[in-house]
Order: sequence, then C1' cells, then structure tokens
RNA sequence: GCGGGCGUGGCGAAAUUGGUAUACGCACUUGACUUAGGAUCAAGCGCCGCAAGGCAUGGGGGUUCAAGUCCCUCCGCCCGCA
Repeated sequence: GCGGGCGUGGCGAAAUUGGUAUACGCACUUGACUUAGGAUCAAGCGCCGCAAGGCAUGGGGGUUCAAGUCCCUCCGCCCGCA
C1' cells in the first nucleotide's frame, strides 16, 4: 500500500427484513438472612432534568417517515496479502 472483520451501559455481549437501544450474564446499590462476612433471596441500576421532556451505539456527514443496522469519510483495534 491492497483486501477483509470489528467498535453498543462500569465489563462481556444481544438487537441479522431498517421499526421500543441495552435482552442475557457479571459487577455495583439497597434490603432480607448472619455474631460478622460469604453464599442465597427480593428490588433497583445509561446521562441531563424538580417534572414534562431531551440526549446517548468510536467522530463527522448523507439516504429514509424511521438508522446500532444502508451509503460516504475520518479515528482506533484485529486478521490476511504484498
């Protein structure tokens, strides 16, 4: 340099016909249980906001009624070729 794959909550990761962004697991918070802790059980858990509501899928732009998903470009990581 050329080709391919990937980037989503704190972490792993799902969303595959373009149609509710965060299923599921871990971690964390509160409570129950315990002398205490661990394990277990129950509830909660993206950000801003008093609320209504708004924002958020690596950055920017485009297509569309609607984009994590399609197109362009840039950044980063991985694999292959030269």
Predicted 3D model of an 82-nucleotide RNA (transfer RNA) from Aquamicrobium zhengzhouense. Its mean pLDDT, the model's own confidence on a scale to 100, is 80. NCBI's taxonomy places the organism under Bacteria, Pseudomonadati, Hyphomicrobiales, Phyllobacteriaceae, Aquamicrobium. It matches the Rfam family "tRNA". Rfam classes the family as a transfer RNA. The sequence was found in a public genome assembly.